A computed fold for a 137-nucleotide RNA from a Bacillota bacterium, annotated as c-di-AMP riboswitch aptamer (ydaO/yuaA leader). Its Rfam family is "c-di-AMP riboswitch aptamer (ydaO/yuaA leader)". Rfam's curators write: This family represents a conserved RNA structure found upstream of the ydaO and yuaA genes in Bacillus subtilis and related genes in other bacteria. Taxonomically the source falls in Bacillota (Bacteria, Bacillati).
RNA sequence: GUGCCGAUUAGGCCAAAUCGUGGUGCCUCACCACGACCGGGGGACCCAAUUUCGGGGUGAAUCCGCACCCAGCGGUAGGGGCGACUCGCGCCACCGAACCCGACAGCUAACUCCGGCGGCCCACUUCGCGAGGAGGU
Numbered sequence: 001g002u003g004c005c006g007a008u009u010a011g012g013c014c015a016a017a018u019c020g021u022g023g024u025g026c027c028u029c030a031c032c033a034c035g036a037c038c039g040g041g042g043g044a045c046c047c048a049a050u051u052u053c054g055g056g057g058u059g060a061a062u063c064c065g066c067a068c069c070c071a072g073c074g075g076u077a078g079g080g081g082c083g084a085c086u087c088g089c090g091c092c093a094c095c096g097a098a099c100c101c102g103a104c105a106g107c108u109a110a111c112u113c114c115g116g117c118g119g120c121c122c123a124c125u126u127c128g129c130g131a132g133g134a135g136g137u
Base pairs, nucleotide, nucleotide: 007137008136009135011121012120013119014118018036019035020034021033022032023031024030025029037116038115039114040113041112042111047106052103054104055101056100057099058098063075064074065073066072078095079094085132086131087130088129089128090127
């Protein structure tokens, strides 16, 4: 150094929302610039489609019924969680919102414009089972 075996190993979750380099400052934090990576919108031919019943975008968050002054209730398409990580099965408990554009946008190569916030749980193999199982020590 390599291989095999065994033990052990980091606080996590939603979300695109993270990482690196340099600089500045009120300096264990913040700001600025650049880059990487991740995410979203606009935008031809072809194809598709039809605009007051306006239309459209991000997102899992859509639709139905009851109730109805408001509020709310039940279900539902769909969605995430089980502890490095991946796959499969199950269904315990949950979510099933909110916001934006402003008369206007289908798909869409080239091209082009933006975002990388915020919130929550926990002191711990966290919802159960099965299979696999990287890296470090």